Predicted 3D model of a 534-nucleotide part of an RNA (large-subunit ribosomal RNA, domain I) from a soil metagenome. RNAcentral holds the full RNA, with entries from MGnify. Its Rfam family is "Bacterial large subunit ribosomal RNA".
Context: one part of a larger RNA
């Protein structure tokens, strides 16, 4: 010095565990707000730095319910208090709820500063205290409405690149991502001016199939359907018009009306055309239903069977015997594994105020025919077309269908649209108004469950005072950190030490090489014995 082996230091890896995550199911709920919300800011305890409550009535105040002996949060100690006149806890309804935020009397660098008005203090003040006083939109003129915020889903508006084409320019990406407006527990679509083919289907919307197939394309890359079959789930319905009446105005008059326009009410809505009008008939089906009345369920919660022994241990749930419940042998926890010890668990049972559902009754509200077809009605700057764009699975093509920027511009049921340029015949509908549950989408959030998810470098970024701590001018970026023991019994007292430093003794304990730098404690690296090599 190296190399073994032993023993310890250091270090925190490995096993065990789980207070938190993670990804689902199956009900719930799908919003909160000017009655000032999310989110904050300052305060609020006897002592109070943080977390959690709470707001000057401030770890809390009242009511009613429940429960029943301790309590005064996390969090120990002490002090002061409070409870069987029923606290402390749960649960329902309430009071209070500073100042900032939509922030709303005006300003502002949020958590601040200054105001005007009414009233009270009170006689006065550069006082205080309570209400009021933004903005816009609709009003019947008293009022009422909106405004921000919120995870995903959902309709509209406006909308890229990077990036594929092995480059790039049509094209893709992607109508994606980002913005912006809206709306709901869904939203959007929706009751054929549909599709289909000589058969026929019969509003919409989601799921398998058709099918990566007809096509679309610098015929590159790529996009990429329908028909028509099977399911889910199923529901249709009102205006506008002709026609009638009443009101108001306006015109016009031989003053009796006429005519027009405008409001409102009947009427009426369909394609095998309907309807209006004209003739006849008639209260019958049917559906929704404010309201009222029982019941049912929903809070905290109550009741809930059944065991004792031998050995081992520090402890019995574990052996060993002999029982016993079970509509209860899910789970958890008790000092090791527990049906019978504790919480619970199947079952049963419980209610105030408020909601929801069923069922009865029920004002009341809406709904029907027949025949004839002379007139009259039936959505106009509308359909079509011309140019320029967009959507359609379809890039201007032979390019139908749809939406429109501009320009033009019909028909009126003997009409009009479509059926992939056109025309014809046929054939299916009835555009130019509006409304529709359900089958579909999500999950910031509530309870119950469950996992060939993870187990502290995992799993959220976060299991602990975490979006903390710390960086950044800001936007922003973001950690690290769990485990004593069953039970503090957390080491009284002595010794050495300068010691409130760390050590020997002693003592708790099963166990201190379990001493709060604490389970188990690998390896790196450190050290001492001791043994081998040079």
């Nucleotide at each position: 010095a190296g190399c073994g082996u032993a023993u310890g230091g250091u270090g925190g890896a490995u096993g065990c565990c789980u207070a938190g995550g993670c990804u689902c199911u199956c009900a719930g709920a799908g919003g909160c707000g000017a009655a000032g919300a999310a989110g904050g800011a300052c305060g609020u305890g006897a002592u109070a730095a943080g977390c959690u409550g709470c707001g000057a009535a401030a770890a809390g105040c009242u009511u009613c319910g429940g429960g029943g002996a301790g309590g005064u949060g996390c969090a120990a100690a002490u002090a002061a208090c409070u409870a069987u006149u029923g606290a402390u806890c749960c649960g329902a309804a309430g009071a209070u709820a500073u100042c900032c935020g939509a922030a709303u009397g005006g300003g502002g660098c949020a958590a601040c500063c200054c105001a005007c008005u009414a009233c009270a203090c009170u006689g006065a003040a550069g006082g205080u205290g309570u209400g009021g006083u933004a903005u816009c939109c609709c009003u019947u003129a008293g009022g009422g409405g909106a405004g921000g915020c919120a995870a995903a889903c959902c309709c509209g508006g406006a909308g890229a690149a990077c990036u594929g084409a092995a480059a790039c320019a049509u094209c893709u990406a992607a109508g994606u991502a980002c913005c912006c407006g809206g709306a709901g527990g869904a939203g959007a679509a929706g009751a054929a001016a549909a599709c289909a083919a000589c058969a026929g289907u019969g509003a919409u919307u989601c799921c398998c199939c058709a099918a990566g197939u007809a096509g679309u394309g610098g015929c590159g890359a790529u996009c990429g359907a329908a028909c028509g079959g099977g399911g889910a789930a199923u529901a249709g319905c009102c205006c506008a018009a002709a026609c009638c009446a009443u009101g108001a105005c306006u015109g016009u008059u031989u003053c009796g009306g006429c005519a027009g326009u405008u409001a409102u009410g009947g009427g009426g809505u369909a394609g095998u055309a309907g309807g209006a009008c004209u003739a006849c008939g008639a209260u019958a089906u049917a559906a929704c239903g404010a309201u009222u009345a029982a019941c049912u369920u929903u809070a905290a919660g109550u009741g809930g069977a059944a065991u004792u022994u031998u050995c081992u241990g520090g402890a019995a749930a574990g052996c060993u015997a002999a029982c016993c419940c079970a509509c209860a042998g899910a789970g958890g926890g008790u000092g090791a594994c527990a049906g019978g010890c504790c919480c619970g668990u199947a079952c049963a049972c419980g209610u105030a105020a408020a909601g929801a559902g069923u069922u009865a009754a029920a004002a009341g509200u809406u709904u029907a025919g027949u025949a004839g077809u002379a007139u009259c009605c039936u959505g106009a700057g509308u359909a079509g077309c011309g140019c320029g764009g967009g959507a359609c699975a379809c890039g201007a093509g032979a390019a139908a269908u749809c939406c429109u920027g501009u320009g033009u511009g019909a028909a009126c049921c003997a009409g009009c649209c479509a059926g992939g340029a056109c025309c014809a015949u046929c054939u299916g509908g009835u555009a130019a108004g509006g409304c529709u549950a359900a089958a579909u989408a999500c999950u910031c959030c509530u309870g119950a469950g469950a996992g060939a998810c993870c187990g502290a470098u995992a799993g959220u970024g976060a299991a602990c005072u975490a979006g903390u701590a710390c960086c950044g001018u800001g936007a922003g970026g973001g950690a690290a950190a769990g485990g004593u023991g069953a039970a503090a019994a957390g080491c009284a007292c002595u010794u050495c030490g300068a010691a409130c430093a760390g050590a020997a003794g002693a003592g708790u304990g099963a166990a201190a090489u379990a001493g709060u730098a604490c389970c188990u404690g690998a390896a790196a690296c450190c050290a001492u014995a001791c043994g081998c090599u040079u």